[in-house]
RNA sequence: GGCCCCAUCGUCUAAUGGUCAGGACGCUGCCCUUUCAAGGCGGAAAUACGAGUUCGAUUCUCGUUGGGGCCG
Numbered sequence: 001g002g003c004c005c006c007a008u009c010g011u012c013u014a015a016u017g018g019u020c021a022g023g024a025c026g027c028u029g030c031c032c033u034u035u036c037a038a039g040g041c042g043g044a045a046a047u048a049c050g051a052g053u054u055c056g057a058u059u060c061u062c063g064u065u066g067g068g069g070c071c072g
Base pairs, nucleotide, nucleotide: 001071002070003069004068005067006066007065010025011024012023013022018055027043028042029041030040031039048064049063050062051061052060
């Protein structure tokens, strides 16, 4: 340098172009308990960035950035 793959809550991981963007762990409020832990019921928290296509994009296309792999 060329080609391919990946990027979603703090972490891990789902999501036929129409989802309130879901789940687990973690965090946190309340209940329970003499207290803690466990348990129960809630809450906050995410689509790497910029364009394009579309009535509508996490999803499709292009580019950028970062990571990984193969070739030279």
Description
This is a predicted structure of a 72-nucleotide RNA (transfer RNA) from Patescibacteria group bacterium UBA5738. The organism belongs to Bacteria candidate phyla, within Bacteria. It matches the Rfam family "tRNA". About the family: Transfer RNA (tRNA) molecules are approximately 80 nucleotides in length. It is annotated as a transfer RNA. Its family is annotated with triplet codon-amino acid adaptor activity in the Gene Ontology. It was read from a public genome assembly.